[in-house]
Context: one part of a larger RNA
RNA sequence: CUGGGUUUAAAGGGUGCGUAGGCGGUUUAAUAAGUCAGAGGUGAAAGGCCGGCGCUUAACGUCGGGACUGCCUUUGAUACUGUUAGACUUGAAUUAGGUUGAGGUUGGCGGAAUGUGACAUGUAGCGGUGAAAUGCAUAGAUAUGUCAUAGAACACCGAUUGCGAAGGCAGCUGACUGGACCUUGAUUGACGCUGAGGCACGAAAGCGUGGGGAGCGAACAGGAUUAGAUACCCUGGUAGUCCACGCCCUAAACGAUGUUAACUCGAUAUUCGGCUCGUAGAGUUGAGUGUCUAAGGGAAACCGAUAAGUUAACCACCUGGGGAGUACGAGCGCAAGCUUGAAACUC
Repeated sequence: CUGGGUUUAAAGGGUGCGUAGGCGGUUUAAUAAGUCAGAGGUGAAAGGCCGGCGCUUAACGUCGGGACUGCCUUUGAUACUGUUAGACUUGAAUUAGGUUGAGGUUGGCGGAAUGUGACAUGUAGCGGUGAAAUGCAUAGAUAUGUCAUAGAACACCGAUUGCGAAGGCAGCUGACUGGACCUUGAUUGACGCUGAGGCACGAAAGCGUGGGGAGCGAACAGGAUUAGAUACCCUGGUAGUCCACGCCCUAAACGAUGUUAACUCGAUAUUCGGCUCGUAGAGUUGAGUGUCUAAGGGAAACCGAUAAGUUAACCACCUGGGGAGUACGAGCGCAAGCUUGAAACUC
């Protein structure tokens, strides 16, 4: 390299949009580039292969054949692919009317809880644990009541739910805004699929500047435990967690399962729609989300119309363990570091 693979053995890019490229629906005509057929030229010789012959044999030599699977020219074929021109509607999209949802951005508002402050009542404990102690408290705590204030998160509903490309998204409400689905006509007429580079988004932690800071809480301090205890438990507590703007770009970023399309037995639950009927409902038909299962697949676990089944197109990735996601180089970054990514050696 080929081959074989990628849920769990090595292996699906975190996700999307999209450039080049690859691949591409039905049909008519032309063309003849690919393709196929015939003919001609060329494809040096030696070597190699096959069959003879010559040195006593062999090595060796020599003759013939075949091969050189290629390239060029020319004459034809036209099914398929391509190209050009025309047509079509089922793929794709647009439009009309509806529906749906924690989809996104930004503003306003709300109650519970917690902390703090003020005042009042009130007196000796509170808190915490396996048990304690540190801690708080006669300078009046804890508890109870009223008022005020701050920040963060939104109990119940809540679900095997829903939405989103993924990350993710949950109090109520306004504005702006993206998508999906359903129904029946109309419109465009292949406008499609995938997608190396590229661009955008991308939890948490972390970084920069400026705010904010209730609760929680790395670091840190103290108290315990213990042989020790740089821990688990307790009392405190700084960064952080929150907001704005700008970076970082990684995760068990998981369904450990790339995207798209077609086909292939049933049962059942549920979300959002449409239609029909004899309307507590039933039936049917779309799109989604689950469970069980036949065939089929799989090493098995299991998957099983939301495939890991049967096929097609394109991309990404793997090739024994360690060394190592390390070194070096390069790119990016304020840094932390990230991306790309070996070898010696060793088993």
Molecule: small-subunit ribosomal RNA, central domain
Organism: uncultured bacterium